This is a predicted structure of a 75-nucleotide RNA (c-di-GMP-I-GGC riboswitch aptamer) from Nitrosomonas sp.
The coordinates come from a structure-prediction model, not an experiment, and the mean pLDDT is 85.
It was read from a public genome assembly, where an Rfam model found it.
Lineage of the source: Bacteria > Pseudomonadati > Betaproteobacteria > Nitrosomonadales > Nitrosomonas.
RNA sequence: UAUGAAAAAGGCAAAUCCAUCGGGAGGUGGAGACGCAAAGCUUCCGGUCUAGAACAGAUAGCGGGGCUGCCAGAU
Numbered sequence: 001u002a003u004g005a006a007a008a009a010g011g012c013a014a015a016u017c018c019a020u021c022g023g024g025a026g027g028u029g030g031a032g033a034c035g036c037a038a039a040g041c042u043u044c045c046g047g048u049c050u051a052g053a054a055c056a057g058a059u060a061g062c063g064g065g066g067c068u069g070c071c072a073g074a075u
Base pairs, nucleotide, nucleotide: 001074003072004071011036012035016031017030018029019028020027021026034061040067041066042065044064045063046062047059048058049057050056
């Protein structure tokens, strides 16, 4: 540096339920695991959703980009 998840140490946490915040998409905490080798961070581009005159907001577990990272073997 690229590749990979067989091993080892681990990590994250879908749907759903409870509480709570929000006009809403949805967020937060707890329970819970569908899955994930970046399902870590970041709205730069596109998509979708909310709002809607515009401004704006949500989704990073929709795809792409950027930055960072454990382990193994290889170069």